[in-house]
RNA sequence: GCGUCCGUAGCUCAGCUGGAUAGAGUAACUGGCUUCGAACCAGUUGGUCGGGGGUUCGAAUCCUCCCGGACGCG
Numbered sequence: 001g002c003g004u005c006c007g008u009a010g011c012u013c014a015g016c017u018g019g020a021u022a023g024a025g026u027a028a029c030u031g032g033c034u035u036c037g038a039a040c041c042a043g044u045u046g047g048u049c050g051g052g053g054g055u056u057c058g059a060a061u062c063c064u065c066c067c068g069g070a071c072g073c074g
Stems, first nucleotide, its partner, number of pairs: 001073007010026004019057001028044005050066005
């Protein structure tokens, strides 16, 4: 330098046939339980969907450029 894949909550990931208020687990926090903790139960908080631009009535999802990462080729 070229090619393929990946980037969604603090962390691990789902969602990608374009239309839901964007989700799960875990973590954190609050309450219950307990003598106090842990575990368990209930709930709450938390996201510019890597960034810009474009297509569309509508984009996490399609196109494009850029950034970061993994692997392969030279």
Predicted 3D model of a 74-nucleotide RNA (transfer RNA) from a Pseudomonadales bacterium. The prediction has a mean pLDDT of 80. Rfam family: tRNA. The family's RNA type in Rfam is transfer RNA.